[in-house]
RNA sequence: GCUAGAGUAGGUAACCUGCGUCAAGUGUUAGAGAAUGGGACGUUGUCUCUAAACGAAAGGUCUAAAGGUAAAAAAAUUUCUUUAAGCCUGCGGUAGGUUAUCGCGUCCGCUGCU
Numbered sequence: 001g002c003u004a005g006a007g008u009a010g011g012u013a014a015c016c017u018g019c020g021u022c023a024a025g026u027g028u029u030a031g032a033g034a035a036u037g038g039g040a041c042g043u044u045g046u047c048u049c050u051a052a053a054c055g056a057a058a059g060g061u062c063u064a065a066a067g068g069u070a071a072a073a074a075a076a077u078u079u080c081u082u083u084a085a086g087c088c089u090g091c092g093g094u095a096g097g098u099u100a101u102c103g104c105g106u107c108c109g110c111u112g113c114u
Stems, first nucleotide, its partner, number of pairs: 001114001003112003010102009019092003028052007038108005058089004063084006070077001
């Protein structure tokens, strides 16, 4: 000096554990800020906060309580509705973890080759 490579924030997929389904979260727009290959700078990438707009998939089972209904009447019993707790199945452009895979713009550095 040439050349190749490693290495980020994050993205995608699968699995696991949660949250919400009485609607948060996710996503959108605007503003402010923060961090980001080993170092410096940095955003059209990422995150946080604020504001605004928009927006959804719910069911089953069991226990307890209340009420209605059937049966001649009462109790037991059948059945229906509501509320509460537990469990299960779904749903959410849902949170986190693990694995696999993709993966910095400029300059300098590291490793290999020459």
A computed fold for a 114-nucleotide RNA from Candidatus Immundihabitans aquiphilus, annotated as THF (Tetrahydrofolate) riboswitch aptamer. The sequence was found by an Rfam model in a public genome assembly. Rfam family: THF (Tetrahydrofolate) riboswitch aptamer. About the family: Tetrahydrofolate (THF) riboswitch was first reported for Ames et al. as an RNA motif in 5' untranslated (5'-UTR)regions of folate transport and biosynthesis genes in Firmicutes genomes. Rfam links the family to the GO term tetrahydrofolate metabolic process. Its mean pLDDT, the model's own confidence on a scale to 100, is 83.